[in-house]
Context: one part of a larger RNA
RNA sequence: GAAUGAACGCUGGCGGCGUGGCUAAGACAUGCAAGUCGAACGAUAUGGUCGAUUGGGUAACCUUGAGAUCAUAUAGUGGCGAAAGGGUGAGGAACAGAUAGAUAACGUACCCUGGGCUUCGGGAUAGCGUUCCGAAAGGAACGGUAAUACCGGAUAAUAUCCGUGGUUGCAGGACCGCGGAUCAAAGAUUCAUCGGCCUUGGAGCGGUCUAUCUCCUAUCAGCUUGUUGGUGAGGUAACGGCUUACCAAGGCGACGACGGGUAGCGGGACUGAGAGGUUGACCCGCCACAUCGGGACUGAGACACUGCCCGGACCUCCACGGAGGGCUGCAGUAACGAAUAUUGGGCAAUGGGCGAAAGCCUGACCCAGCGACGCCGCGUACAGGAUGAAGUCCCUCGGGAUGUAAACUGUUGUCAGGGGAUAGAAAGCCGCAAGGUUGAUCAGCCCCGGAGGAAGUCACGACUAACUUCGUGCCAGCAGUCGCGGUAAUACGAAGGUGACAAGCGUUAUUC
Numbered sequence: 001g002a003a004u005g006a007a008c009g010c011u012g013g014c015g016g017c018g019u020g021g022c023u024a025a026g027a028c029a030u031g032c033a034a035g036u037c038g039a040a041c042g043a044u045a046u047g048g049u050c051g052a053u054u055g056g057g058u059a060a061c062c063u064u065g066a067g068a069u070c071a072u073a074u075a076g077u078g079g080c081g082a083a084a085g086g087g088u089g090a091g092g093a094a095c096a097g098a099u100a101g102a103u104a105a106c107g108u109a110c111c112c113u114g115g116g117c118u119u120c121g122g123g124a125u126a127g128c129g130u131u132c133c134g135a136a137a138g139g140a141a142c143g144g145u146a147a148u149a150c151c152g153g154a155u156a157a158u159a160u161c162c163g164u165g166g167u168u169g170c171a172g173g174a175c176c177g178c179g180g181a182u183c184a185a186a187g188a189u190u191c192a193u194c195g196g197c198c199u200u201g202g203a204g205c206g207g208u209c210u211a212u213c214u215c216c217u218a219u220c221a222g223c224u225u226g227u228u229g230g231u232g233a234g235g236u237a238a239c240g241g242c243u244u245a246c247c248a249a250g251g252c253g254a255c256g257a258c259g260g261g262u263a264g265c266g267g268g269a270c271u272g273a274g275a276g277g278u279u280g281a282c283c284c285g286c287c288a289c290a291u292c293g294g295g296a297c298u299g300a301g302a303c304a305c306u307g308c309c310c311g312g313a314c315c316u317c318c319a320c321g322g323a324g325g326g327c328u329g330c331a332g333u334a335a336c337g338a339a340u341a342u343u344g345g346g347c348a349a350u351g352g353g354c355g356a357a358a359g360c361c362u363g364a365c366c367c368a369g370c371g372a373c374g375c376c377g378c379g380u381a382c383a384g385g386a387u388g389a390a391g392u393c394c395c396u397c398g399g400g401a402u403g404u405a406a407a408c409u410g411u412u413g414u415c416a417g418g419g420g421a422u423a424g425a426a427a428g429c430c431g432c433a434a435g436g437u438u439g440a441u442c443a444g445c446c447c448c449g450g451a452g453g454a455a456g457u458c459a460c461g462a463c464u465a466a467c468u469u470c471g472u473g474c475c476a477g478c479a480g481u482c483g484c485g486g487u488a489a490u491a492c493g494a495a496g497g498u499g500a501c502a503a504g505c506g507u508u509a510u511u512c
Stems, first nucleotide, its partner, number of pairs: 001512004006508005013378006019371002021336001027333002030331003035080003040077002043074008055062002087289003096214008106206003111202002114199005119153004128143006159182010187194002215261003222252003227249008264286004268279004291312005314325004342368001344367003350364001351362004381411004391402004415453001417448004424442002428437003456501005461482003467496005477484002
């Protein structure tokens, strides 16, 4: 000098864009953050239409109302989603990340694409009803019901497996043919469609493997028994000591094994002429974690932040028999700390989930609020104005400085303040069309207004731009270094003046 997720002191007009718990991965009151589909299913409630039928009436009509149908709503069964999005960096020095490859050792719901199929049956169960247990959470018995829920049969190949023949490849494989075996499905509707099953290829996304690189420490020198390799078996989507039985005795290491300490990694960021050094906030990619530890289930995908089970610590309710909880989501609370914001608005836009759609949900996101925390922009006027007013300071008492500064005269009108019209961010959506409809929030435009409401901070001995007076008297104090202060202090404190930067200025901390 530059920089910062900064803090502290003094000061503080406006706007735009960013950014804001670095400490206790310590504890959390409250609200919200993942639902959706009635065009999968039975049912219930409410309302409407039709209405077999009952009673009254001569009739008109009044009444009752099985059932059908339409609309709306929903607890339950079922489907999809909940593995994304959002947070944090505790752990981890290793296939964790980065780069380059491999997979002839693999998976893939939704999406796209090609081919084929969509057949016949069955038994339950929730909801519901009745009864009962429990403080609650919740549960039991009996009865009965539906499905795109569950189960069985049929059929089927280019799928899978076995046998066999051929072509081909560096390779354990690929392709073609023949024979045998095995495996499937579900319907809905407003009649336009939307689905279901098997299979080929793709896209995107993942799993696994290999090479190289990735901090300090030798006051850590030897480490290792599933350890290193083989055979058989098991397991996985998949290779493999991944697991297991047996066999062999290997494997790693001064090119630093093993141990200890520290740490999320990268794109990047800061600095520097560069080489390099330092760093990993915000944004993007990957990894890891979700009160601590362990475990599996479901599923295309998890060993799953707002799922399940077990154990520990902590907290809450309780009728003492038992139950419930997890903000490292968004706000917010106390605590910690030098220190870090609102228990805000909206789904209008972008994106996500579900749905045929309307739409619903979305603390993702878009906005607003708070903080000079940072960067950038603007303003606090402009021009004229001397016998150089007053005040203040200095003085050799003559005068000098503040100083065109003010007053005064004229001009302008940014921002703040007040008012008005528009509809730019709007693309979409509904509808045959005509047409209808969607803004949380912000902007631009016009008018009024009137110099009015808007300047400080630090320094002035040298380094280093900027000097005098008074007070103090090695005291009080200053100080980055040298050093100032003991009676004439340009170095302490105050005043006047001056210098620098400016809505900031200075100090501290850290990096180069």
A computed fold for a 512-nucleotide part of an RNA from a Planctomycetota bacterium, annotated as small-subunit ribosomal RNA, 5' domain. The source organism's lineage runs through Bacteria, Pseudomonadati and Planctomycetota. It matches the Rfam family "Bacterial small subunit ribosomal RNA". Rfam links the family to the GO terms ribosome and structural constituent of ribosome.